About this RNA
Transfer RNA from a bacterium, 74 nucleotides, folded computationally. The sequence was found in a public genome assembly.

């Protein structure tokens, strides 16, 4: 220096060829069980989908460009 991949809740990851309410799992917080705790069960918070800019009637999705991680060439 050049290819390539990732970046979505507090953690790990889904998201199907753009289409109108952004999810699961565990974790938190509340109630219910219990003498109390775990378990279980029920609700219920928590997202500027890494940033920005374009494309479009509509963008996590398409396109540029930049951050930051990884993997491989030099």
């Nucleotide at each position: 220096g050049g290819a390539c991949g990732a970046u979505u809740a507090g953690c790990u990851c889904a998201g199907u060829u753009g289409g109108u309410u952004a999810g699961a799992g565990c974790g938190c917080a509340c109630c219910g069980u219990u003498c109390a705790c775990a378990u279980c069960g029920g609700u219920g918070a928590g997202g500027u989908c890494a940033a920005a800019g374009g494309u479009u009637c509509a963008a996590c999705u398409c396109c540029u460009u930049u951050a930051u991680c990884g993997u491989c060439c030099a």

Rfam family: tRNA. By type it is a transfer RNA.